The prediction has a mean pLDDT of 90. Predicted 3D model of a 350-nucleotide part of an RNA (small-subunit ribosomal RNA, central domain) from an uncultured Planctomycetales bacterium. It matches the Rfam family "Bacterial small subunit ribosomal RNA". Its family is annotated with structural constituent of ribosome and ribosome in the Gene Ontology. The full RNA is in RNAcentral, with records from ENA, Greengenes and SILVA.
[in-house]
Context: one part of a larger RNA
RNA sequence: CUGGGCUUAAAGGGUGCGUAGGCGGAUGCGCAAGCGUCUCGUGAAAUACCUCGGCUCAACCGAGGAAUUGCGGGGCGAACUGCGUGUCUUGAGACAGGUAGGGGCCGUCGGAACGCUAGGUGGAGCGGUGAAAUGCAUAGAUAUCUAGCGGAACGCCGAAGGAGAAGUCGGGCGGCUGGGCCUGUUCUGACGCUGAGGCACGAAAGCGUGGGGAGCGAACGGGAUUAGAUACCCCGGUAGUCCACGCCCUAAACAAUGCGCACUAGACCGAGGCGGUUUCGACGCCGUCUCGGUCGUAGAGAAAUCAUUAAGUGCGCCGCCUGGGGAGUACGGUCGCAAGGCUAAAACUC
Numbered sequence: 001c002u003g004g005g006c007u008u009a010a011a012g013g014g015u016g017c018g019u020a021g022g023c024g025g026a027u028g029c030g031c032a033a034g035c036g037u038c039u040c041g042u043g044a045a046a047u048a049c050c051u052c053g054g055c056u057c058a059a060c061c062g063a064g065g066a067a068u069u070g071c072g073g074g075g076c077g078a079a080c081u082g083c084g085u086g087u088c089u090u091g092a093g094a095c096a097g098g099u100a101g102g103g104g105c106c107g108u109c110g111g112a113a114c115g116c117u118a119g120g121u122g123g124a125g126c127g128g129u130g131a132a133a134u135g136c137a138u139a140g141a142u143a144u145c146u147a148g149c150g151g152a153a154c155g156c157c158g159a160a161g162g163a164g165a166a167g168u169c170g171g172g173c174g175g176c177u178g179g180g181c182c183u184g185u186u187c188u189g190a191c192g193c194u195g196a197g198g199c200a201c202g203a204a205a206g207c208g209u210g211g212g213g214a215g216c217g218a219a220c221g222g223g224a225u226u227a228g229a230u231a232c233c234c235c236g237g238u239a240g241u242c243c244a245c246g247c248c249c250u251a252a253a254c255a256a257u258g259c260g261c262a263c264u265a266g267a268c269c270g271a272g273g274c275g276g277u278u279u280c281g282a283c284g285c286c287g288u289c290u291c292g293g294u295c296g297u298a299g300a301g302a303a304a305u306c307a308u309u310a311a312g313u314g315c316g317c318c319g320c321c322u323g324g325g326g327a328g329u330a331c332g333g334u335c336g337c338a339a340g341g342c343u344a345a346a347a348c349u350c
Base pairs, nucleotide, nucleotide: 004321005320006319007304008303012318014201015200016199017198021194022193023192025088026087027086028085029084030083031082033081034080035077036076037075038074039073040072041071042070049065050064051063052062053061054060091191092188093187094186095184096183097182098181099180103177104176105175106174107173108172109171110154114150115149116148117147118146119145120144121143125136126135162169163168206247207246208245209244210243211242215241216240220236221235222234223233258317259316260315261314262313263312266295267294268293269292270291271290272289273288274287275286276285277284299306300305323350324349325348332343333342334341335340
């Protein structure tokens, strides 16, 4: 180098956009770099190989041949790759008309619940637990009614449902805005796929500055429990949770399954569109495209299982794995305000 793998054994990058690179549809003509064939030159000798020969054999030695699969020059060929040029439409994109949606950002409004404040009624408990206590309450609590203020989250619909690249996204309305799908097949004419670096996005927690703070609640205080109880339970409660802007960049970032394309029985359910059928039309039925699921054949798999949403059959490109511990650590580099992130060993040991 070749060869093996990555759902669960070690192994898919958190996700996208995209640079270089790798790979790339149909058809005509040309070139001849790769490729094929012929030829010439060169490829020192010795060794290794074949055939003879010389030491009585052998080792050893001598002669001839072949080999030296390479490199260079020339001729010819044009299927394939490449390059140049022309054409094409099925890949890709655009256009027109529709269509579903918690896709994103901003603004605004609403009701329930909760807390606080003020007032009314009321008068002894409330709260909490396995049971209690701490706690709250005659300075009038709990309960109940009225008014006002405040912050956060949006019940039912709601789903086995939808959208998004992922993280994620759910009250109503308005504004701005991204993507998808369907129909037509009008246009461009391979414009494509993947993607080392790079760039962007990236839950929660955490950090900086300023605000906000109802409820909840790390830390912390108290009450219990217990042998103890730095816990589980209870009463409080700060940061935080919320907003704006700027960082952090991690995760069981999971489908533990990279992306794209093609091919390979079916059945059923759900979502979106289009067409057909019934005089028009609803419902229904049939067909078709896209998306989300369940089951299942062939095949695959160590099995569990996967099975047109493949883990089947192939191709292209990227990432990653190579016994356990040491260790995702040290050192170095780099990023970060910090916390720390990314990259990433060895000794030693089993």